Molecule: transfer RNA
Organism: Planctomycetota bacterium
RNA sequence: ACGGGCGUAGCUCAGCUGGUAGAGCAGCGGAUUCCAAAUCCGCAGGUCGCGGGUUCGAUCCCUGCCGCCCGUGCCA
Numbered sequence: 001a002c003g004g005g006c007g008u009a010g011c012u013c014a015g016c017u018g019g020u021a022g023a024g025c026a027g028c029g030g031a032u033u034c035c036a037a038a039u040c041c042g043c044a045g046g047u048c049g050c051g052g053g054u055u056c057g058a059u060c061c062c063u064g065c066c067g068c069c070c071g072u073g074c075c076a
Base pairs, nucleotide, nucleotide: 001072002071003070004069005068006067007066010025011024012023013022019056027043028042029041030040031039049065050064051063052062053061
């Protein structure tokens, strides 16, 4: 330098054909318990990596960057 993959909640990941974002764990509150653990109920948590474009509408399509991973290559 080129090609491919990935970037979504604190963490691990879903999200099909564009219709306005979810699960598990972790956190907080409650129930239960003598107190805990476990279990159960509830709550909170998101500029969907950052811009631009298309569209009535973008996590999704197009595009420029940034970061991570894999592969191929170049150089004195």